A computed fold for an 83-nucleotide RNA, annotated as Glycine riboswitch aptamer. The prediction has a mean pLDDT of 77.
RNA sequence: AUGACGAAUACGGGAGAGAGGCCGCGCAGGCACGCCGAAGGGGAAUUGCGAAAGCUCUCAGGCAAAAGGACCGUGUUCCGACG
Numbered sequence: 001a002u003g004a005c006g007a008a009u010a011c012g013g014g015a016g017a018g019a020g021g022c023c024g025c026g027c028a029g030g031c032a033c034g035c036c037g038a039a040g041g042g043g044a045a046u047u048g049c050g051a052a053a054g055c056u057c058u059c060a061g062g063c064a065a066a067a068g069g070a071c072c073g074u075g076u077u078c079c080g081a082c083g
Base pairs, nucleotide, nucleotide: 006078007077008076009075010074011073012072013071018033021031022030023029034063035062036061040059041057042056043055
């Protein structure tokens, strides 16, 4: 079993924060600051053991657009729980 939970994949949706300052021929590179929270990561976590987040930190990442983006919806595939 009109397939839970979980996973993969395609499509659609998807927030925040300097197109800042100085040096420099400069969309290279460097310097000093401001800021964001939704990849990832740390904290949360202690009493036998174990342990989550959209909370918290801001290491990494990011602060026009594009890209990325937690998460959500739909389709397909895998798995096969309750009954």